[in-house]
RNA sequence: GCCGGCGUAGCUCAGUGGCAGAGCAGGGCUUUCGUAAAGCUCAGGUCGUCAGUUCAAAUCUGACCGUCGGCU
Numbered sequence: 001g002c003c004g005g006c007g008u009a010g011c012u013c014a015g016u017g018g019c020a021g022a023g024c025a026g027g028g029c030u031u032u033c034g035u036a037a038a039g040c041u042c043a044g045g046u047c048g049u050c051a052g053u054u055c056a057a058a059u060c061u062g063a064c065c066g067u068c069g070g071c072u
Stems, first nucleotide, its partner, number of pairs: 001071007010024004018055001026042005048064005
């Protein structure tokens, strides 16, 4: 230099045009003499950035950034 994968909550990841979600972690409550476990509940997101397409974009397109891998 060329090609490809990935980028979504603190972490691991779903979501492939129409309300942004799960598990773990965090706060609260129930239960217990107490702890752990368990159950219920709450909070937490400029969906990497900027443009484009569309009535509507996390999702499609382009560029860029980051990261991983391959080729030279």